C1' cells in the first nucleotide's frame, strides 16, 4: 500500500535532552505552547484487539489474566466541513442549534 471487520464522548504521566511551534493534511473555530509544547529516550501507568486460561457439543456478543505481540496515557478522532429530520426566528436563509447517518482518521485483527 488495497479490502474486510470490530471499536472509537470510559481509562491512564513522571523524569531526562531538546528548543519552536504543535493539535495528521486542508479551511474555519477552538486550545497547548519559552511556566518548555511537539518530538525522542527512560521509567511508570491505562485498557484488553491479539495471544494465554475458563466455560460452551459448537457458533460464542461469556468469564479471567496482564509474564507475551500491538496500541494508549490535553480537550469526543479537540469542534465543523456531505446528507437527512426535528426545533427556533425582528435577518426565511449560502441562518442558528439538536439528534442520526455518511465521509474522512486512528488502532487491533485478517485477506491480497
Nucleotide at each position: 500500500u488495497u479490502c474486510u471487520u470490530a471499536u472509537c464522548a470510559a481509562g491512564a504521566g513522571a523524569a531526562g535532552c531538546c528548543g519552536a511551534g504543535g493539535g495528521g493534511a486542508c479551511u474555519g473555530g477552538c486550545c497547548c505552547u519559552a511556566u518548555g509544547a511537539c518530538g525522542c529516550u527512560u521509567c511508570a501507568g491505562c485498557a484488553a484487539c491479539c495471544a494465554g486460561c475458563c466455560g460452551u457439543u459448537a457458533g460464542c456478543g461469556g468469564g479471567c489474566c496482564g509474564a507475551g505481540g500491538u496500541g494508549c496515557u490535553a480537550a469526543a478522532u479537540c469542534c465543523a466541513g456531505c446528507a437527512a429530520a426535528c426545533u427556533g426566528c425582528u435577518u426565511u436563509g449560502u441562518c442558528a442549534g439538536u439528534u442520526u447517518g455518511g465521509a474522512a482518521g486512528a488502532u487491533a485483527a485478517g485477506a491480497a

This is a predicted structure of a 112-nucleotide RNA (SAM riboswitch aptamer (S box leader)) from Bacillus badius NBRC 15713. The coordinates come from a structure-prediction model, not an experiment, and the mean pLDDT is 81. NCBI's taxonomy places the organism under Bacteria, Bacillati, Caryophanales, Bacillaceae, Pseudobacillus badius. Rfam family: SAM riboswitch aptamer (S box leader). Rfam links the family to the GO term regulation of gene expression. The sequence was found by an Rfam model in a public genome assembly.